[in-house]
Context: one part of a larger RNA
């Protein structure tokens, strides 16, 4: 000097307390371990791995297996030699591939000497490797942690290591800021600048509004037209502890007021200091250095990553009357559309199908929000609760759903009546609870990222768990 202490002050944070809803019991959906398998490709491992990488495994993907190929190769760049390549057909083959015909047509520049671009065919430099080292490593990530800390220059202290500043004494979300003071000043982080939301002025008015004038309908901004109001978007304005009071050291800040749409950082976002974990990634990507090299390259065709006595870890759906089924134009934000969304009509009970309008979209369309509100119904049951699971039969995507896709209709109706020890998440438009939409994506979400609807309880407080910060003590540790 640090680190650690079941050592002391001092402060914090859903960290305890107070609530509220879960998880642990079922049933499934994922993801891992583990058995297993020709293969079950890798890779993440406390917290910070386990609905993670993968924003989507039937082939493809794909790295793994088994079979069948290829050997300058699927792919770059150089040397000679011939030539345009080549669609298509047809036979063998699982299929890559081989072997055979073979229209049409006869690359581009050009100073006609040539060059270019593709093919095949040869030679070999060489390609190639999702092979190995994340303990060689660059870039990136996660973490303590949005916690409030890490430093530096000068001075001046100490032989030195190092210390002061950065301690103290108020206050703050915050080494914020304010007084003090061998220090004065700086620098990253803090805060603010930046985006989105709350208000409102002015300006625009079209695809969006529609008050008032007029046409108009069965109804309707449908139309003349209007610039009001929403509304949409550009440019202002507003909030700063400005103002009043009260506490305070006349400071810094607090407490309460008032106007105000908002009050004291207004809400959320993005943003993450020095550094720590030889943390994670060599399989995004690059990359040293080792290894392969007729293979650990490449290409094919099936298989496989979806197996299953079992254990864990994230969800989803329930156990039911605050509830289930029925019938009934309630009311949203937000994004997405051309190899798309697809309105209507028609056929089907339904998934869908056919036919098609208008729309690259504030127009046209996905696309009825649902939960709610009001009416019947069912009367406490393993039931009209719940929906695994098994059959039938059908739809759609797609060369192709058998291993292994999803979604209709009948049918079956399993377990399960609120979950032990324990454990998690939330403090307000929050927790719970409804739905809608997006990215991936040909097809396949109870996951992931968004959107809005309906909308609580509780927080005396810091003794105590646990993490973290400031000072001070002690020293087995460095």
């Nucleotide at each position: 000097u640090g680190a650690c202490g079941g050592g002391g002050g001092c402060c914090c944070g859903c960290a305890c307390a107070a609530g509220c809803a879960g998880u642990g019991g079922a049933g499934u959906a994922u993801g891992u371990g583990g058995a297993u398998u020709a293969a079950u490709u890798c890779g993440a491992a406390g917290c910070a791995a386990c609905g993670c990488g993968a924003a989507g495994a039937a082939c493809c993907u794909u790295a793994c297996c088994a079979g069948g190929u290829c050997u300058u190769g699927a792919c770059a760049u150089c040397g000679u030699a011939u030539g345009c390549a080549u669609a298509g057909c047809u036979c063998a083959g699982a299929g890559a591939u081989g072997a055979g015909u073979g229209a049409a047509a006869u690359c581009u520049c050009u100073u006609c000497g040539g060059a270019g671009a593709c093919a095949u065919a040869u030679a070999g430099a060489c390609a190639g490797g999702u092979g190995g080292u994340g303990c060689a490593u660059g870039g990136u990530u996660g973490u303590c942690g949005u916690c409030a800390g890490c430093u530096c220059g000068u001075g001046a202290c100490g032989u030195g290591a190092g210390a002061u500043g950065u301690u103290g004494g108020g206050u703050u979300a915050a080494g914020u800021c304010c007084c003090g003071c061998a220090a004065c000043g700086a620098g990253c982080a803090c805060a603010a600048c930046c985006c989105c939301u709350a208000u409102u002025a002015c300006c625009a008015g079209u695809u969006a509004c529609c008050a008032g004038c007029g046409a108009g309908u069965a109804a309707a901004g449908u139309c003349g037209g209007g610039g009001a109001c929403u509304c949409u978007g550009g440019u202002g304005a507003g909030a700063c502890u400005g103002c009043c009071g009260g506490g305070g050291a006349c400071a810094a800040c607090u407490c309460g007021g008032a106007g105000g749409a908002a009050g004291g950082u207004g809400g959320g976002g993005a943003c993450g200091a020095c550094g720590u974990c030889a943390a994670a990634u060599c399989a995004u990507c690059a990359u040293g250095c080792c290894c392969c090299u007729u293979a650990c390259g490449u290409c094919u065709u099936g298989g496989g990553c979806u197996a299953c006595a079992c254990a864990c870890g994230u969800g989803c759906u329930a156990c039911a009357a605050u509830g289930g089924c029925u019938g009934c134009a309630a009311c949203a934000a937000a994004g997405g559309g051309a190899a798309g969304c697809g309105a209507c009509a028609u056929c089907g009970u339904a998934a869908g199908a056919u036919g098609a309008a208008g729309c690259g979209g504030a127009u046209c369309u996905c696309a009825u929000a649902a939960a709610a509100a009001c009416a019947g119904u069912c009367c406490c049951a393993g039931u009209u609760c719940g929906g695994a699971u098994u059959g039938u039969g059908g739809g759609c995507u797609g060369c192709a759903a058998c291993c292994c896709g999803c979604c209709c209709a009948c049918a079956c109706g399993a377990a399960g009546u609120c979950g032990g020890a324990g454990u998690u998440g939330c403090u307000a438009g929050u927790a719970a609870u409804c739905g809608c939409g997006g990215a991936u994506c040909a097809g396949a979400a109870u996951g992931c990222c968004g959107c809005g609807g309906u909308g609580a309880a509780u927080a005396c407080g810091u003794u105590c768990c646990c993490g973290g910060g400031c000072c001070u003590u002690g020293u087995a540790c460095a």